[in-house]
Molecule: transfer RNA
Organism: Callorhinchus milii
RNA sequence: AGCUCAGUGGUUAGAGCACUCACCUCACAAGCGAGAAGACCUGGGUUCAAUUCCCAG
Repeated sequence: AGCUCAGUGGUUAGAGCACUCACCUCACAAGCGAGAAGACCUGGGUUCAAUUCCCAG
């Protein structure tokens, strides 16, 4: 992260489910493998540095 959650003041933010592709199957489900998907609610403050600390909505 589409959903539910985790995580950390500093190098690329993780997991499960869902999704896509492939394997398996007569087929579906289940299973197995790979992949895509996040600027961490918004604004302000502190700080060399904020998703992380503080304040407001």